Source information:
A computed fold for a 93-nucleotide RNA from Kytococcus sedentarius, annotated as SAM riboswitch aptamer (S box leader). Its Rfam family is "SAM riboswitch aptamer (S box leader)". From the family's description: The SAM riboswitch is found upstream of a number of genes which code for proteins involved in methionine or cysteine biosynthesis in Gram-positive bacteria. NCBI's taxonomy places the organism under Bacteria, Actinomycetota, Actinomycetes, Kytococcaceae, Kytococcus. The same sequence occurs in records of 2 taxa. The model forms 86% of the base pairs in the Rfam consensus.
[in-house]
RNA sequence: ACUGUAUCCAGAGCGGUGGAGAGAUCUGGCUCUUUGAAACCGCAGCAACCCCCCGUCAUCGGGUGAGGGUGCUAACGCCGGAAUCGAUGGAGG
Repeated sequence: ACUGUAUCCAGAGCGGUGGAGAGAUCUGGCUCUUUGAAACCGCAGCAACCCCCCGUCAUCGGGUGAGGGUGCUAACGCCGGAAUCGAUGGAGG
């Protein structure tokens, strides 16, 4: 790569570099954006999937955010429709 699984209407932004797009794809809308998009970096924050702690034979339930591994920080995955859709975690491989 791939397989199966859980979650996706809660929550949380500033600075630097950058310089025109962005909101996954197609389609129809709508929205954000030169009062600075994407991307990258720094710091801060949010959350609680895994580690961790407690109970349990186990499934599972609960706890913590000090700590370790991810993730996330406009709008419900922005909204309707479509598709063998996508994203993230942990597991297998």